The prediction has a mean pLDDT of 81.
Predicted 3D model of a 73-nucleotide RNA (transfer RNA) from an Isosphaeraceae bacterium.
[in-house]
């Protein structure tokens, strides 16, 4: 220098060929216990890496850039 893949709550990851952003773990509160843990109930937390474009509508399609990984030279 070229090619491919990844980027979504604190962490690990889903999201069907464009139509309401989710789960597990973690965190907070309640219940419970002598006190913990487990269990059960409830809750908070996201400009979907950044900037543009297409569209009635974009996490999803297109372009550029950034970061990480792999391959080629």
């Nucleotide at each position: 220098g070229g090619g491919c893949g990844a980027u979504u709550g604190g962490c690990u990851c889903a999201a069907c060929u464009g139509g309401c952003g989710g789960a597990g773990c973690g965190c907070c509160g309640g219940u419970g216990u002598g006190a913990c843990a487990u269990g059960c109930c409830g809750g908070a937390g996201g400009u979907c890496g950044u900037g543009g474009g297409u569209u009635c509508g974009a996490a999803u399609c297109c372009c550029a850039c950034a970061u990480c990984g792999c391959c080629c030279a």
Rfam family: tRNA. The family's RNA type in Rfam is transfer RNA. Gene Ontology term of the family: triplet codon-amino acid adaptor activity. The sequence is in RNAcentral, with records from ENA.